[in-house]
The RNA shown here (SAM riboswitch aptamer (S box leader)) has 107 nucleotides and comes from a Dehalococcoidia bacterium. Of the family's consensus pairs, 90% are formed in the model. The coordinates come from a structure-prediction model, not an experiment, and the mean pLDDT is 82. Its Rfam family is "SAM riboswitch aptamer (S box leader)". Its family is annotated with regulation of gene expression in the Gene Ontology. The sequence was found by an Rfam model in a public genome assembly.
RNA sequence: UUGCUAUCAAGAGCUGCGGUUAGGGAACUGGCCCAGUGAGCCGCACGGCAACCUUUGAGUCUUUCUUGAAGGUGCCAAAGCCAGCCCCGAUAGGGGAACGAUAGGUC
Numbered sequence: 001u002u003g004c005u006a007u008c009a010a011g012a013g014c015u016g017c018g019g020u021u022a023g024g025g026a027a028c029u030g031g032c033c034c035a036g037u038g039a040g041c042c043g044c045a046c047g048g049c050a051a052c053c054u055u056u057g058a059g060u061c062u063u064u065c066u067u068g069a070a071g072g073u074g075c076c077a078a079a080g081c082c083a084g085c086c087c088c089g090a091u092a093g094g095g096g097a098a099c100g101a102u103a104g105g106u107c
Base pairs, nucleotide, nucleotide: 004104005103006102007101008100013046015045016044017043018042019041020040023034024033025032028084029083030082031081047076048075049074051073052072053071054070055069056068057067058066059065080099085096086095087094088093
């Protein structure tokens, strides 16, 4: 990176320090929110969450399921912040798709 599978309304730092600097919340549009009291990005430190994979222990044990630990990624504002496309509906709303993110895995 291509296509495939699973998950995405839960959870967890508005943490500290250094650097950079004006935008940022995936793209576009409309909202709404964050941001010179420094957002965002990069690095360091400590803390945490827990989806997938690996290793391993315990229970269970036909199949199997539950649970602890370590490791590999990942993640720690707001539902993937809300909506936009299709279907149902008088409306409120509900379902789905598309795109995106993370993991596994193929190339």
Taxonomically the source falls in Dehalococcoidia (Bacteria, Bacillati, Chloroflexota).